[in-house]
RNA sequence: GCGGGGGAACCAAGGUCAGCGCCCCGGCCCGUACGCUCCCGCGUCCGGGCCGCGGCUAGGGGUGAAGCCGCUCCCGCAGGCGGCCGGGCGACCUCUCAGUCCGAACCCGACAGCUCACCUCGC
Numbered sequence: 001g002c003g004g005g006g007g008a009a010c011c012a013a014g015g016u017c018a019g020c021g022c023c024c025c026g027g028c029c030c031g032u033a034c035g036c037u038c039c040c041g042c043g044u045c046c047g048g049g050c051c052g053c054g055g056c057u058a059g060g061g062g063u064g065a066a067g068c069c070g071c072u073c074c075c076g077c078a079g080g081c082g083g084c085c086g087g088g089c090g091a092c093c094u095c096u097c098a099g100u101c102c103g104a105a106c107c108c109g110a111c112a113g114c115u116c117a118c119c120u121c122g123c
Base pairs, nucleotide, nucleotide: 001123002122003121004120005119006118011113021056022055023054025052026051027050028049029048030047031046033044034043035042036041059111060108061107062106063105067084068083069082070081071080072079085103086102087101088100089099
């Protein structure tokens, strides 16, 4: 210097709990049952709520061209077909015709709109 992510106000968004999800541990509170009691209260089990911490990936989000719709198959996922759309290659440069190939993978970890300052990553 270039590019990406997080991050105010304003603006945008806001209904539905099929998505402020799931699991472990700890603390606090409440309720039920039982036991003890000097009748103040204490302890255990079960259930519920709140907070903190750690983990998971279906919800959601990010990098990237790597997305959407319909049909088929299927319990479902996966797979297959078609359409739209996106990316690479493509006659001397640029653009680009015919044509041809690709439409993956990874990350965050329930959470992130935009976004000054600020933080952070890559070159």
A computed fold for a 123-nucleotide RNA from Kitasatospora aureofaciens, annotated as c-di-AMP riboswitch aptamer (ydaO/yuaA leader). The sequence was found by an Rfam model in a public genome assembly. It matches the Rfam family "c-di-AMP riboswitch aptamer (ydaO/yuaA leader)". Rfam links the family to the GO terms regulation of gene expression and cyclic-di-AMP binding. Lineage of the source: Bacteria > Bacillati > Actinomycetes > Streptomycetaceae > Kitasatospora.